[in-house]
Context: one part of a larger RNA
RNA sequence: GGCGCACGGUGGAUGCCUAAGGCGCUAAGUGCCGACGAAGGACGUGGCCAACUGCGAUAAGCCUCGGGGAGCCGUAAACGGGCGUUGAUCCGGGGAUUUCCGAAUGAGGCAACUCGGCCGGGGUAAAGCCCGGUCACCCAUGCCUGAAUUCAUAGGGCAUGUGGAGGGAACGAGGGGAACUGAACCAUCUAAGUACCCUCAGGAAGAGAAAGCAUCAGCGAUUCCCCUAGUAGUGGCGAGCGAACGGGGAAGAGCCCAAACCAGCCAGGUGUAAAAGCCUGCAAGCGUUGCUUGGCUGGGGUCGUGGGAUCCGGCGGUGGUUGUUGCAGCGGCCGCACGGAGUUACAAAGGUCUCCCUUAGCCGAACGGCCUGGAACGGCCGAGCAGAGAAGGUGACACUCCUGUAGGCGAAAAGGGAAGGCUCUCCGGCCGGACACCCAAGUACCACGGGACACGAGGAACCCUGUGGGAAUUCGGGAGGACCACCUCCCAAGGCUAAAUACAACUUAGCGACCGAUAGUGCACAAGUACCGUGAGGGAAAGGUGAAAAGCACCCCGGGAGGGGAGUGAAAGAGUACCUGAAACCGUGUGCCU
Numbered sequence: 001g002g003c004g005c006a007c008g009g010u011g012g013a014u015g016c017c018u019a020a021g022g023c024g025c026u027a028a029g030u031g032c033c034g035a036c037g038a039a040g041g042a043c044g045u046g047g048c049c050a051a052c053u054g055c056g057a058u059a060a061g062c063c064u065c066g067g068g069g070a071g072c073c074g075u076a077a078a079c080g081g082g083c084g085u086u087g088a089u090c091c092g093g094g095g096a097u098u099u100c101c102g103a104a105u106g107a108g109g110c111a112a113c114u115c116g117g118c119c120g121g122g123g124u125a126a127a128g129c130c131c132g133g134u135c136a137c138c139c140a141u142g143c144c145u146g147a148a149u150u151c152a153u154a155g156g157g158c159a160u161g162u163g164g165a166g167g168g169a170a171c172g173a174g175g176g177g178a179a180c181u182g183a184a185c186c187a188u189c190u191a192a193g194u195a196c197c198c199u200c201a202g203g204a205a206g207a208g209a210a211a212g213c214a215u216c217a218g219c220g221a222u223u224c225c226c227c228u229a230g231u232a233g234u235g236g237c238g239a240g241c242g243a244a245c246g247g248g249g250a251a252g253a254g255c256c257c258a259a260a261c262c263a264g265c266c267a268g269g270u271g272u273a274a275a276a277g278c279c280u281g282c283a284a285g286c287g288u289u290g291c292u293u294g295g296c297u298g299g300g301g302u303c304g305u306g307g308g309a310u311c312c313g314g315c316g317g318u319g320g321u322u323g324u325u326g327c328a329g330c331g332g333c334c335g336c337a338c339g340g341a342g343u344u345a346c347a348a349a350g351g352u353c354u355c356c357c358u359u360a361g362c363c364g365a366a367c368g369g370c371c372u373g374g375a376a377c378g379g380c381c382g383a384g385c386a387g388a389g390a391a392g393g394u395g396a397c398a399c400u401c402c403u404g405u406a407g408g409c410g411a412a413a414a415g416g417g418a419a420g421g422c423u424c425u426c427c428g429g430c431c432g433g434a435c436a437c438c439c440a441a442g443u444a445c446c447a448c449g450g451g452a453c454a455c456g457a458g459g460a461a462c463c464c465u466g467u468g469g470g471a472a473u474u475c476g477g478g479a480g481g482a483c484c485a486c487c488u489c490c491c492a493a494g495g496c497u498a499a500a501u502a503c504a505a506c507u508u509a510g511c512g513a514c515c516g517a518u519a520g521u522g523c524a525c526a527a528g529u530a531c532c533g534u535g536a537g538g539g540a541a542a543g544g545u546g547a548a549a550a551g552c553a554c555c556c557c558g559g560g561a562g563g564g565g566a567g568u569g570a571a572a573g574a575g576u577a578c579c580u581g582a583a584a585c586c587g588u589g590u591g592c593c594u
Stems, first nucleotide, its partner, number of pairs: 001593009015579001016544002021515002023512007030504002032167002040101003043056003047079001051075002062095006071083003106115003116135007137164002139161007171202001172200005182189001186236001212219002223250005233241002254496003261299010277286002279329006304474001306439003310434006317336007338428005350423005355417005361409003367382005383400002385389001391403003445469007455481001476491005531538002551578001554565004
C1' cells in the first nucleotide's frame, strides 16, 4: 500500500409521516370593483420589533349591535407591564378613522417626491409656519358672455351631474390576423379565422319574435344538448373540410316605434280689408286668426286569414267640465264604477305583512374493571348508545374521553329571494262597409371587385358590401340553391327582450385505483422571497427532537468549540448540526498478501 472483517466519522438516500401544501373533480353560492379615489403598492404603526400578518398619525387598533362565556395582550418564547363575569380576548353585522403613491385629477415629476392658488381656522407685532376644505381633462344639461360680421355662429366663462377615465382569472361580441405543421415535396388548400394584437361589454355576452323553413302535409322567435351524420355535399375531387331539413329533449314571452291622420307650439313662405276661419245648424260676436312647408311635443298606430289612417253605419256604464256665447247635436278632458294588466323587455318608483336563505352560533346519545406498558386508544372480562360505527385529536389501534357526526334549533343588524294579499301604478273599445292616404331609399335590385355561408367561381342561390347605376307601396314586394312560369311561404331596408347556454377569480361543502418534500404548484418553510440581469425578464434551496421542553441544575477537562459525569426522559446511539440514518468518501483496530 492492497483486499477483507469489526467499530466509528461524514453524508442525507430509504422507510414512515403531513399540523398547515399541492393537483384534479363535483355541487351550491356568488360574479364585478373604481373620482364616496379601485386594483396594486411605498412608508409607517408594538414597552423592547428584523421579518410576516393586521392596521393607518384614532395606526396588531376606535364606536356600536349581536354571538360567546373564561381566559386574554397575532406568528412567537422570555422580560417588563396590563386587560377580563361591570363579560375581555375571539367570531359575525353596521359604522368611524384610513399618511403618501397609483386612473391620480391644483402644477410639476426620475411613482410613493417637489412647488402652488383660493376659502376658512390656529399662530405671530407682522411674516415665515401649521391644520381643514377646494382647484385636472372630456362629455351632457342649463345659464352668462361673445369675433371676423348687423342679427347670428365659432370661441370663452360659470353652475349642476353616485356622467366618463383605471383595474379584473376565464367566459363574450366586434376590428385586425400569422407561421410552423398536414398535403409524406409544394403553390390552391390545410393548420385557422386558431395563436397573437386592439376596442368594448356583462354577470353572463351574443342571438331573438320570420321579407323563416317546408312542399301539396305542415311548422311557428332565439339559444343549448342528443340524433340525423362523418350522411348530402365540398375538395390540386388530394390532404382534408363538412352541413341542413326532420325527430327527441332543456327552457319558454312576447313587445315598442317610423309613417298616414288629429291637436298644440315655434319658424319660413303666401295672402287680403273682408271671402275662406273660429266643431255642425240658427242668431250674436271675434278676426290675419287662414292656407302651405319644415321642426318639436302629445295623441294615434304596428300587421300577412295583410295591417293601419280617414269617412259612414251598428252596438257599448255613470257624473262633472269644456270646445267665443245661447239652444240642440257631436266631440275632447277629468272623476267614479266595472274590466284587464304590471316592476327582466312591453311606462314606472316602490311600500307593507307573512315566509325562506346568507353573513356569528347553539343543543346533540352511550363505559367500566383487571393485565401488559413510560403512556391504553391494545388484550381479557362484563355493559351501553345508535336518525350518531364520517372524520380528526387524545402518551399505541377509541361508536360510548375531546372536537365532532346523524338529527334538530338560532339573528339585534345588513344583504338576497319566492308566492300571495293590501297599497301603488298603467290601460280600456268591438263589428261591418266605403275610400285608396300610409306601411322605414341612395334602400331593394343590377353590374364589377371582395368577404362569408360545410359550399375553393362552380349551374351558385341566400347573407355582408368597396365602386357605379338605381325601383315599387298591396293591382306592391322578398323567398322557395342559376333563370322563367305556375304554386306555396313570408313582409326587408327601426328598436327592445328573461330563461335554458359559457366561464370560475372568489366563498362554502365534499370527493379522488391523485402527489407525498429531487414528488405534488415555481413556493408545505420570511416565495415570486433570496439571488441574477441596465432592462424586459429569469428565479431557487430550504419540512420531521420528544407524549410533554421535562431543551441537561450541579461537578470535571478545555481560552473557546466540544466532551466526560450527574440529572430529565420509555429512549439522549431522541441533545435543538435533533425520527430512521443506505452509499460514495475519511478513519481506528485487526487478519491475509506484497